[in-house]
RNA sequence: UCAGGCGAGGAGCGCUGCAACAGGGGAACCUGCCAGGCUCGCCAUGACCGGUUCGAGUAAGCAACCGCGCUCUGUAAAC
Numbered sequence: 001u002c003a004g005g006c007g008a009g010g011a012g013c014g015c016u017g018c019a020a021c022a023g024g025g026g027a028a029c030c031u032g033c034c035a036g037g038c039u040c041g042c043c044a045u046g047a048c049c050g051g052u053u054c055g056a057g058u059a060a061g062c063a064a065c066c067g068c069g070c071u072c073u074g075u076a077a078a079c
Base pairs, nucleotide, nucleotide: 001047002046003045004043005042006041007040008039009038010072011071012070013069014068015067018037021032022031023030024029036065
């Protein structure tokens, strides 16, 4: 760094359905499901790369986003 696992990004309802996934098909594609698939952090399970004394502690900060409509929560503003 990538993959994997976990956590977080306030909550709910409805709708459509791209990717992924499941099934069917020689294929085109069809059906189902589907709006955390994204970002941040943690783990140290795997792969690759790099570095080379090891380990611990402290301080500060702690998000940005997430198709459409509606409702709620919190904060603030206006009237």

The prediction has a mean pLDDT of 75. The RNA shown here (SAH (S-adenosyl-L-homocysteine) riboswitch aptamer) has 79 nucleotides and comes from a Gammaproteobacteria bacterium. Lineage of the source: Bacteria > Pseudomonadati > Pseudomonadota > Gammaproteobacteria. Its Rfam family is "SAH (S-adenosyl-L-homocysteine) riboswitch aptamer". The family has 52 seed sequences and 1,354 matches in Rfam 15.1. Its family is annotated with S-adenosylhomocysteine metabolic process and regulation of gene expression in the Gene Ontology. On this family, see Wang et al., Mol Cell 2008: "Riboswitches that sense S-adenosylhomocysteine and activate genes involved in coenzyme recycling". The sequence was found by an Rfam model in a public genome assembly.